[in-house]
This is a predicted structure of a 149-nucleotide RNA (c-di-AMP riboswitch aptamer (ydaO/yuaA leader)) from a Clostridiaceae bacterium. The source organism's lineage runs through Bacteria, Bacillota, Clostridia, Eubacteriales and Clostridiaceae. The coordinates come from a structure-prediction model, not an experiment, and the mean pLDDT is 76.

RNA sequence: AUAUGUUAAUUGCUGAAUUCCUGUUUUUCUGAAAUAACAGGAUACGGGGGAACCAAUUAUGGGGUGAAUCCGGAAUAUUUUCCGGUAGGGCUAAUUUCCUUUCAGUCCGAAUCCGUCAGCUAACCUCGAAAGCUUUGAAGGGAAGAUUG
Numbered sequence: 001a002u003a004u005g006u007u008a009a010u011u012g013c014u015g016a017a018u019u020c021c022u023g024u025u026u027u028u029c030u031g032a033a034a035u036a037a038c039a040g041g042a043u044a045c046g047g048g049g050g051a052a053c054c055a056a057u058u059a060u061g062g063g064g065u066g067a068a069u070c071c072g073g074a075a076u077a078u079u080u081u082c083c084g085g086u087a088g089g090g091c092u093a094a095u096u097u098c099c100u101u102u103c104a105g106u107c108c109g110a111a112u113c114c115g116u117c118a119g120c121u122a123a124c125c126u127c128g129a130a131a132g133c134u135u136u137g138a139a140g141g142g143a144a145g146a147u148u149g
Base pairs, nucleotide, nucleotide: 012133013132014131019042020041021040022039023038024037025036045128046127047126048125049124054119061117062114063113064112065111070085071084072083073082074081075080088108089107090106091105092104096144097143098142099141100140101139102138103137
């Protein structure tokens, strides 16, 4: 100096998944507090079921969450795997914050649940409130705010 890994902190990203309260456990000993983990309760936010009216028509079953749908090819021995594309979706912030356009670059294009059953849907009923990551190119437009005169 470079590369890789681990730990901690900061910043930011996908996503509905954010914030708060109580209790238990943990640290060399005692006491208190904080952190962390776990359990319970609430919550920003999000999903499903469910009338009338309207709509719709039942085995090749159908349906939900989600951006994640569809097509072609090869191998295989008829299980499945791989390759290429694609509807569609995300990121490229550091300028005080937010919104947004164009070009270019880059990534995803999964998984899973219900169980013969569900259109819409007021009242009403019910569920979730996780998990995983760390990018930064260029040219603009708008809104609010801050500072100075």